C1' cells in the first nucleotide's frame, strides 16, 4: 500500500517549449428524453423593494380593579424571559479567526456551605370625573394595594481605613409541607481583557505617526490600559515590507492529488459581524439590543394638511434583476426552549408532508425455448451478407403496477387514565395480467465503434490536429455498430495530467535565461583541537488538539446510499525530563585558509611632463611642360594665372612601421616611438610574524569602447550630413571628385555595445601528450645552451564523465559545496502609463488588452548558390557547310469567315498526329431528311417478304410504280421485313479519375537491397579515399561482407578466312557471286617504366640460448630473381586495344503528351428543332502580317550542247510493262516477258572526253503570267500532277544572332520504297565521289562526384521585409466633460451622555440656561479610481491591391550590435565592436 499517457512545429529526426484531450468534482444552468422508491439538498444575482398571515411570551401560589349563571376572562402595577432560538455575510486584512498560554475581572437562573429575614413610612397605575386631537396619542383632578419605592435597627460576613474606627441587607405566600427574600464563601457554566505564533495580492505604494511612544497625577470601567484629560520627555513603526491601494467573514472541514501541494469555505458544527443607512444612549446579571427607545437621512403609507406610522439579511409568499433555486402546507405527538409550584400556555426552533432526475444509492422495463435464418430495411462482386434468436410463435414468472384484506415501532416514572402531525404510511397476505415503463451521445486520429446516398471550399462540422474544390468512414440523411443508461450530452468553474514555478522535483555556451566590471553594507555560509553550556536538533512523559467529517471494525434500515457504537487518527502547540554527535554561544589553544615581513623578477598596468624619425598636407623658391587625377569604363575635379613630377627650406596636426608572436599586463572597458617622475597589482623563493582575521554579496558606491551633448581650444589626414559626376527603369545607395560636424586636447555630462568565452564569483577533487611566457631547484659545463623536476599564467589535442546534439574536457559545460543574479510559449514589447536619473539624445524599472498554435535549438537527407574542387559531352575552342536577307513549298500563330473541325506550345509544339483533305476521308458550316435508329444482342407479336433490274419526281438521300423473286424434314422451323419493350449511338466533357503507349533528362552512370557495424534518432557506412576506365569498368586500401536493377556481354548487319551447297551468274571448267555453318582479337609475342607481394645475397640493429666461437628469431636498408596489375611503344595481322553500325533506355523527374488510334470510371445529349444517323454543296486550300522547317538560287570548282563509264537497295498480276511504231513532249498504240538472282521499272547522276558562254541581273536564276495540251478519276471551278510555246520577278552570298557535324563522317550526286485512282521540295532506305580540324578545358551550355553555406523542402519560377491604400479590432495619448471613493480645512451643529450654573428637594429627580464632544449636511482646494471625447500616432488581423528587394547562398555592397545623421519604404552612410561570415592565400599549432 502508493505515481499510466496521447495529439500537434519538421521532407524526416532528437530536444526545448507552449496549446489541446482522456479522469474526478459541483448549492449548478441549458438541450433531448423520462417508470418507481429511499436518503439528502434547493435565492450563489439586487445586504434590492415588500401586500397579507404567523414567528415571544408567561405567572391569580406577589397586588389592585372590572365583567360575569358556573368554569373563567380582561385591564393595570409587579416578577422572570425577551441579550436565547432563527436569518444573512454587507463590513472587517485585524477591536476578527485558529492554536497555545496568562491576570487585573464580572456573573441572573442552577449546585454546596454559613448567617439572617426586625420596625416604620411616603406615593402611584388600572378605575372614576373632566378636557384636546381626524388619528396616533396626550393633559388635568380624585382614590388605592403590593414580593413596586423609601427610611431606621442588627452585622456572621463584606468594603474602606490615618488601624482609632467608619459604612452597608432583607418580602412575603401558604393547604404547615415547602417555595421565596437578604448577605457572604465556594463550584459549574457564561462573558470581558491581555500575550505569543499563524492568516491573500500589490514596491508602477518607501517612508509612516502628534494621543502619536513613554512617564507622573487625576478621571473612568466589572477589570488592565492614552481608554480619557493635564503636565513632562521625544519618542514609536519600517526592506523579516511600516504606511497606502485592491480583494476577502475566519475555522473544523470540502474537492482534487501518489504525496507535497493547489483550489474552496454551500448544507452540518464553533467563533465573529450585521439587522433600511448613520449616530446615540437607557434598562438590565448580560445589549449599546433583528420583530425595544431617541435623533438625523432616504424610501413607502395614512391624513381633516395641523400631524403621524413603518422596517421579512425569521417562516411562507410577491415584484424586480437574473441562465437559475420550492408550499402564503400539517403539528406541538417526539426533541429542546421561556414562564409557572403545577395543570398548562407559547414556540414558522423543531418534527413532518408538498414541489424540482438538483445529487447519491437501490429496483424495474421480463425469463427460457424458437431457423424457412420469414417479411421489411440496408448493402452487394447479384452468389450473397447484415439487422438476427432479434421478431412471429410456444411455455414460465410477477419485482413494479392495480384491487381487496390485515397493519406497526416511533409513547414516556406524567401513579392511573388519556394522548400520533406523519398515516390507514412502512410492512404482510391474496387476486389479475407481459401486462404500465428507453433514451441520449458518438463512430478520421487522439478514442470503443463503417457502409450507402445526397452535396461539391457550397451548405456545413470542429476540443486539438483538421474535413468539404464530383467517387467525403470527418458535412446532411439512412442502415449498421460503440458507450453509458432513467438518464445522456453541452456550457461554466476547480484540481489532476502540468516535473508547465520544480521543498519533494527544473533550468541559464548555442533553445527563454550570468548584472559590462569591480569594491563593499545588511544577510547567508564558514578551518583544526579541547572544555563548558543548550532558545536549534534528537528521545521520552504529560496536557491539549470540541463534536461532526476521513480511516478500520461491529451493528440497524431486505441491500446500498443513510444512520448508530467502538477504536485509530487529527502529522500542531505548550509544559516537563533527558542526550550532546551536528549547529549555536562562551573560553582556551593551533596553523594547512587568509594576511603581513624579507629577498628577487617580468610586464603596451595607470597618470603627468618632455622628446624622436618616417609619412602626409600646405606655403615659399628653383628646374620643367601638358597633362594630372580617377574608374569596370567614364565624367565631375585640378592644370598654360604653369598643375602632376622633382629639388631645397619652412610650418602644422594626427598616428607610432620593423621588433610583433599562438606573446605580455590589467577587474572589465582597454593598453604599443623613446626618456624621466609618481603610483597600483602580480609571480617565484624563504617559512620570520599575526592567528580564521575567510567566501559570497540584495540595496549602495566607483570604473565603464564608440557615438553623442556643454564650454573653450585645435584641425594635417579621414570623414556622417551636404553638393557634384557616374551606374540604373529609378538610385535619396554601392563607385568617383569635393566636403561640414566629428575624429585630437582640457574640464564636465551621458552610462550604453555581438560591453562575448554569448560560459557569475570562491573552494576542493578527478588520465595524459605537445607548445609557449615568468620564476626556482637539480644534473652537466670554465660559463651559457640543452636535459630533468617544480610553482604560476596562456594555448591546443584528448581519457573518464557530461551534453538534445554541436561540443566541453585540471583555464570543465565533469564530480561536489557556499552565496548572488536571471528564465518560464511566440507576437504586441524592452513598448504604454507611473516613478527615478539626464542639458538633450535618451537610460533604468516595467505591464495589459488583443492575436497565433506555434516560435525556437542541434543535427540529417535533398535541392539551390551571381560558393569551391575534380571530371565528361560537337559544350566551347580549331575547322567544314548552313539558317537568319530573296522566291517558292509546307507547318504554326494571328486575322477573316456560315465554317475556315480538333489536338500538340521553351528545350521535350510548329514538312508534328497526317506514311498523302478534289467527292469519300470529316470530326466543321449551310440546306434537305430519319427517329429502336446506318451497324449489334434479347424477348414477344405480326408478316409470302429480302436482294436485283427498269421507269418517274428530286441536288441527292429518299419516295412511288412495274418486273423478277428463298430453303424446308411442311412444324410459321430457319432467314428477311414491320411493330413493341429492353436498348443502341456520341471524334460530346474530364489525360488533374485511369489503362496502355510515347517524349525528355540520357545510352548519362547511376539507383538500391540483405546481414553486420556506428549513431538516442532521422540516418550513415557499403557507394567515401588513391589510381584507372567509355562505364559504381577494374585494382589497392578501408567496418564492412555480399547481392539486385543499370554498364559490358549474349542478338542482328558489315569487314577476313575456312567448309558445304549451288539455281536464274558464267560459253565450260568453275565459284567472281549467293545462301548456310564455323573460325578469329578484351587472349597472345617483344621493349621500357611505376607499384605491390614474395624469395635470395649482403649490411646495420635488437632479443634469447650458450663459457665462448656461434646459432635462432625479429626489425630496417641496398641489389638481384620470379610473379601480378597498370601505363607507353613495337612486330605480326584483313582487323589492335570496345574494329564500325543497329536493336537494347535502371530507380525516377516533368499532375509532360494522348479520352480524336484503342480500351475505360464518372458526368452529359438522345420520342422530335439530337451533341445520334443519311445526303448535296461548301470548308479544312481564305490573307495587311509574324515565326519554324525545307526546296531552288544568286553562278565559271559554273551553265548549256554532244559523246562516254561505273552502283547498291528495292518494287511488280486490280501490277511492272520490253521490242517496234506515232507525237517536239507529257503521252499514245502495241502486246513479248515476268507470281521474279531468269522479265520489267531502269536512264543511275555527279564523273570523264570534247565544244560554246567570258563576269553581265548574264546562255546565272527560275518565280509569276498568257496560250495549247496529256493523264488519273462519277467529277480536276473553288482545289491535282505533268508536257510544249511564250513571259522572265526577287536574288550578286545575307544585321544582331544562331544550327549541324570528329571519318567512309561533313559536304555533294543520283536511285528506290511506303502512303497512293491521281497527287512530294516531306519522310524512310540505298549506294557514288569524298574532305578540313581538334593546341587545349580559361570561358558559354548541359551533366556526374565530393565538399561548403542555407531562414529553401510546392525545394531559387523558393523564401521573405517595410511604407502606402481599404476594412475591422483592442489598448495608450488627448482640449475637456461626467461620476465614484477615502481623507483634509472651514461652516452648521440633532439626539445623547458628561461638565458648569440657576431653580428645586429632608436628600434627590423631573425643569431652565450654558460649554466642549458630536452624526447628517454645506463650501473649498487637492489625491485617487472609473466612464466618455473631436483628433492625431503606433499595434494586431484580413482576398491573388500599390511601390520597391532589405534579409536567407559571398543573397549579388558579408551580416549583426551600440550610437549619430539622412532618406517614399524596406534602408543607406559615418564611428567603434562581434563572428552567430563564404572563398582564396600565407603564418602557426595539433593529429596520423
Nucleotide at each position: 500500500u502508493u505515481g499510466a499517457g496521447a495529439g500537434u512545429u519538421u521532407g524526416a529526426u532528437c530536444c526545448u517549449g507552449g496549446c489541446u484531450c482522456a479522469g474526478g468534482a459541483c448549492g449548478a444552468a441549458c438541450g433531448c428524453u423520462g417508470g418507481c422508491g429511499g436518503c439528502g439538498u434547493g435565492g450563489a444575482u439586487a445586504a434590492g423593494g415588500c401586500a397579507u398571515g404567523c414567528a415571544a411570551g408567561u405567572c391569580g401560589a406577589g397586588u389592585g380593579g372590572g365583567u360575569u349563571u358556573a368554569g373563567a376572562c380582561c385591564c393595570a402595577c409587579g416578577g422572570c424571559a425577551a441579550a436565547c432560538g432563527g436569518g444573512u455575510u454587507a463590513g472587517u486584512a485585524a477591536u476578527a479567526c485558529a492554536u497555545a498560554g496568562g491576570a487585573a475581572u464580572c456573573u441572573u437562573c442552577c449546585c454546596u456551605g454559613a448567617a439572617g429575614u426586625c420596625g416604620c413610612g411616603a406615593a402611584u397605575a388600572a378605575u372614576c370625573c373632566g378636557g384636546a386631537g381626524a388619528a396616533a396619542u396626550c393633559c388635568g383632578g380624585a382614590a388605592u394595594a403590593a414580593u413596586a419605592c423609601g427610611c431606621g435597627a442588627u452585622g456572621u460576613g463584606u468594603u474602606c481605613u490615618a488601624c482609632g474606627g467608619a459604612a452597608u441587607a432583607a418580602a412575603g405566600a401558604u393547604u404547615u409541607a415547602u417555595c421565596g427574600c437578604u448577605u457572604c464563601a465556594g463550584g459549574a457554566g457564561g462573558a470581558g481583557c491581555c500575550u505569543a505564533u499563524g492568516u491573500c495580492c500589490u514596491a508602477u505604494c518607501a517612508g509612516c505617526u502628534u494621543g502619536u511612544u513613554g512617564g507622573u497625577g487625576a478621571g473612568g470601567u466589572a477589570a488592565u490600559g492614552g481608554c480619557u484629560c493635564a503636565c513632562c520627555a521625544a519618542g514609536g513603526c519600517u526592506a523579516u515590507g511600516a504606511c497606502g491601494g485592491g480583494u476577502a467573514g475566519g475555522g473544523g472541514g470540502c474537492g482534487u492529488g501518489a504525496g507535497a501541494g493547489c483550489g474552496u469555505g454551500g448544507c452540518c458544527c464553533c467563533c465573529a459581524a450585521c439587522a433600511u443607512u448613520g449616530g446615540g444612549a437607557c434598562u438590565g446579571a448580560g445589549a449599546c439590543a433583528c420583530u425595544g427607545c431617541c435623533c438625523a437621512a432616504a424610501c413607502a403609507c395614512c391624513u381633516a394638511c395641523g400631524g403621524g406610522u413603518g422596517g421579512c439579511u425569521g417562516c411562507a409568499g410577491u415584484c424586480g434583476a437574473g441562465a437559475a433555486u420550492a408550499u402564503u402546507c400539517c403539528a406541538c405527538a417526539a426533541u429542546g426552549g421561556a414562564c409557572g409550584a403545577a395543570a398548562g400556555u407559547c414556540u414558522g426552533a423543531u418534527g413532518g408532508a408538498g414541489c424540482g432526475a438538483c445529487g447519491c444509492c437501490g429496483c424495474g422495463u421480463g425469463c427460457a425455448g424458437g431457423a424457412u435464418g420469414a417479411a421489411g430495411g440496408u448493402u452487394u462482386u447479384c452468389g450473397g451478407a447484415u439487422u438476427g434468436u432479434a421478431a412471429a410463435c410456444u411455455g414460465c414468472u410477477u419485482u413494479u403496477g392495480u384491487a381487496u384484506g390485515g397493519g406497526a415501532a416511533g409513547a414516556a416514572u406524567u401513579u392511573c387514565g388519556a394522548u400520533g402531525a406523519c398515516g390507514g404510511u412502512a410492512c404482510c397476505a391474496u387476486a389479475c395480467g407481459a401486462a404500465u415503463a428507453a433514451g441520449a451521445g458518438g463512430u478520421u486520429a487522439c478514442u470503443a465503434a463503417c457502409u450507402c446516398u445526397g452535396u461539391g471550399c457550397c451548405a456545413g462540422c470542429a476540443g486539438u490536429a483538421g474535413c468539404g474544390g464530383u467517387a467525403a468512414u470527418a458535412c446532411a440523411g439512412a442502415g449498421a455498430c460503440c458507450u453509458c443508461a432513467a438518464g445522456c450530452g453541452u456550457u461554466g468553474u476547480c484540481c489532476g495530467g502540468a516535473u508547465u514555478u520544480a521543498u519533494u522535483g527544473g533550468g541559464c555556451g548555442u533553445a527563454a535565461a550570468g548584472c559590462g566590471c569591480a569594491g563593499g553594507u545588511a544577510g547567508g555560509c564558514g578551518g583544526a583541537c579541547a572544555u563548558g553550556u543548550u532558545a536549534g536538533u534528537c528521545a521520552g512523559a504529560u496536557g491539549u488538539c470540541a463534536a461532526a467529517u476521513c480511516c478500520u471494525c461491529c451493528g440497524a434500515c431486505u441491500c446500498a446510499a443513510u444512520c448508530g457504537g467502538a477504536g485509530a487518527a487529527c502529522u500542531g502547540c505548550a509544559u516537563u525530563u533527558g542526550a550532546a554527535a551536528c549547529g549555536g554561544c562562551a573560553u582556551g589553544u593551533c596553523u594547512a585558509g587568509a594576511g603581513a615581513g624579507c629577498g628577487u623578477g617580468a610586464g603596451g598596468g595607470a597618470c603627468c611632463a618632455c622628446u624622436g624619425g618616417a609619412a602626409c598636407u600646405u606655403a615659399u623658391g628653383g628646374u620643367g611642360u601638358a597633362g594630372c587625377a580617377g574608374u569596370g569604363a567614364a565624367a565631375u575635379g585640378c592644370g598654360u594665372u604653369g598643375a602632376u613630377a622633382u629639388c631645397a627650406u619652412a610650418a602644422g596636426g594626427a598616428a607610432c612601421a620593423c621588433c610583433a608572436a599562438a606573446g605580455g599586463c590589467g577587474a572589465a572597458g582597454g593598453c604599443a616611438u623613446g626618456u624621466g617622475g609618481u603610483u597600483g597589482g602580480c609571480a617565484c623563493g624563504u617559512u620570520u610574524c599575526u592567528g580564521a582575521c575567510g567566501c559570497u554579496g540584495a540595496g549602495c558606491u566607483g570604473c565603464g569602447a564608440a557615438a553623442g551633448c556643454g564650454u573653450g581650444g585645435g584641425u594635417a589626414g579621414c570623414g556622417a550630413a551636404u553638393g557634384g559626376g557616374a551606374u540604373u527603369a529609378g538610385a535619396u545607395a554601392c563607385c568617383c571628385c569635393a566636403g561640414u560636424a566629428g575624429u585630437c586636447c582640457a574640464c564636465g555630462c551621458u552610462g550604453u555595445a555581438a560591453a562575448c568565452g554569448a560560459u557569475g564569483c570562491a573552494u576542493a577533487c578527478u588520465a595524459g601528450g605537445c607548445a609557449u611566457c615568468g620564476g626556482g631547484a637539480g644534473u652537466a659545463u670554465c660559463g651559457a645552451c640543452c636535459c630533468u623536476c617544480u610553482c604560476g599564467g596562456u594555448g591546443u589535442c584528448g581519457u573518464a564523465g557530461c551534453u538534445a546534439a554541436c561540443g566541453c574536457g585540471u583555464u570543465a559545460a565533469g564530480u561536489a559545496u557556499g552565496c548572488c543574479g536571471c528564465c518560464u510559449g511566440g507576437g504586441a514589447a524592452g513598448u504604454a502609463c507611473g516613478g527615478c536619473c539626464g542639458c538633450a539624445a535618451g537610460g533604468c524599472u516595467a505591464a495589459a488588452a488583443c492575436u497565433c498554435a506555434a516560435a525556437g535549438g542541434a543535427a540529417u537527407a535533398g535541392a539551390c548558390g551571381g560558393g569551391g574542387a575534380u571530371c565528361c559531352g560537337c559544350a566551347c575552342a580549331a575547322g567544314u557547310g548552313g539558317a537568319g536577307g530573296a522566291u517558292c513549298a509546307u507547318g504554326u500563330g494571328g486575322u477573316u469567315c456560315a465554317a475556315u473541325u480538333c489536338g500538340a506550345c521553351g528545350a521535350u509544339a510548329a514538312g508534328c498526329g497526317a506514311g498523302a483533305a478534289a467527292c469519300c476521308u470529316c470530326a466543321c458550316c449551310a440546306g434537305g431528311g430519319c427517329u429502336u435508329g446506318a451497324a449489334a444482342c434479347u424477348a414477344a407479336g405480326c408478316u409470302g417478304c429480302a436482294a436485283g433490274g427498269u421507269c418517274a419526281a428530286g441536288a441527292a438521300a429518299u419516295u412511288g410504280a412495274c418486273c423478277c423473286g428463298c430453303c424446308u424434314u411442311c412444324g410459321a422451323g430457319g432467314g428477311u421485313g414491320c411493330u413493341u419493350a429492353g436498348c443502341a449511338g456520341g471524334u460530346g466533357c474530364u489525360g488533374c479519375a485511369u489503362g496502355g503507349u510515347u517524349g525528355u533528362c540520357g545510352u548519362c552512370a547511376g539507383c538500391u537491397c540483405g546481414u553486420g557495424u556506428c549513431g538516442u534518432a532521422a540516418g550513415a557506412u557499403g557507394u567515401u579515399c588513391c589510381g584507372u576506365u567509355a562505364a559504381g569498368u577494374c585494382g589497392g586500401g578501408a567496418a564492412a561482407c555480399g547481392a539486385g536493377c543499370g554498364c559490358a556481354a549474349c542478338c542482328c548487319c558489315u569487314g577476313u578466312c575456312g567448309u558445304g551447297u549451288g539455281u536464274u551468274a558464267g560459253a565450260u571448267a568453275u565459284g567472281u557471286c549467293a545462301c548456310a555453318c564455323g573460325a578469329g582479337a578484351c587472349u597472345g609475342c617483344c621493349c621500357a617504366g611505376a607499384c605491390u607481394a614474395u624469395u635470395g645475397u649482403u649490411c646495420a640493429u635488437g632479443a634469447a640460448a650458450g663459457a665462448g666461437a656461434u646459432u635462432u628469431c625479429g626489425u630496417g636498408g641496398c641489389c638481384a630473381g620470379c610473379a601480378g596489375u597498370c601505363u607507353g611503344g613495337g612486330a605480326g595481322g584483313a582487323a589492335g586495344g570496345a574494329g564500325g553500325g543497329g536493336a537494347u533506355g535502371a530507380c525516377g523527374u516533368c499532375a509532360a503528351a494522348u479520352c480524336a488510334g484503342c480500351a475505360u470510371g464518372g458526368c452529359c445529349c438522345u420520342u422530335u428543332g439530337a451533341c445520334g444517323c443519311c445526303c448535296u454543296g461548301g470548308g479544312c486550300g481564305a490573307c495587311a502580317c509574324a515565326c519554324g522547317u525545307g526546296a531552288u538560287a544568286c553562278a565559271a570548282u559554273g551553265g548549256c550542247c554532244g559523246g562516254u563509264a561505273c552502283a547498291g537497295a528495292g518494287g511488280g498480276u486490280u501490277g511492272c510493262c520490253a521490242a517496234a511504231c506515232c507525237g517536239c513532249g507529257a503521252g499514245g498504240u502495241g502486246g513479248a516477258g515476268c507470281u521474279a538472282a531468269u522479265c520489267c521499272c531502269a536512264a543511275a547522276a555527279a564523273g570523264c572526253c570534247g565544244g560554246c558562254c567570258c563576269c553581265a541581273g548574264u546562255u546565272c536564276g527560275g518565280a509569276u503570267a498568257g496560250g495549247a495540251g496529256u493523264c488519273u478519276g462519277c467529277a480536276a471551278c473553288u482545289c491535282g500532277a505533268c508536257u510544249c510555246c511564250u513571259u522572265g520577278a526577287a536574288g550578286c552570298c545575307g544585321g544582331a544572332u544562331u544550327c549541324a557535324c570528329u571519318a567512309g563522317u561533313a559536304a555533294u550526286c543520283g536511285g528506290a520504297g511506303a502512303u497512293c485512282a491521281g497527287a512530294a521540295c516531306g519522310c524512310u532506305c540505298c549506294g557514288g565521289u569524298g574532305a578540313a580540324u581538334a593546341c587545349g578545358u580559361u570561358c558559354u551550355c548541359g551533366g556526374a562526384u565530393c565538399u561548403u553555406g542555407u531562414a529553401c523542402u510546392c525545394a531559387c519560377c523558393g523564401c521573405c521585409c517595410g511604407u502606402c491604400a481599404c476594412a475591422c479590432c483592442a489598448a495608450g495619448a488627448g482640449a475637456g466633460u461626467c461620476g465614484g471613493u477615502a481623507a483634509c480645512a472651514c461652516c452648521c451643529g440633532a439626539a445623547g451622555g458628561c461638565c458648569c450654573c440657576g431653580g428645586g428637594u429632608u436628600a434627590a429627580a423631573u425643569c431652565g440656561g450654558g460649554g466642549a464632544c458630536a452624526a447628517c449636511g454645506g463650501u473649498g482646494g487637492g489625491a485617487u479610481c472609473g466612464a466618455u471625447g473631436a483628433u492625431a500616432a503606433g499595434g494586431g488581423u484580413g482576398a491573388a491591391g500599390u511601390c520597391g528587394u532589405a534579409a536567407c547562398a559571398a543573397g549579388g555592397c558579408a551580416u549583426c550590435c551600440g550610437u549619430a545623421g539622412c532618406g517614399g519604404a524596406a534602408g543607406c552612410u559615418g564611428u567603434g565592436g562581434a563572428u552567430g561570415g563564404a572563398u582564396c592565400a600565407c603564418c602557426u599549432c595539433c593529429u596520423u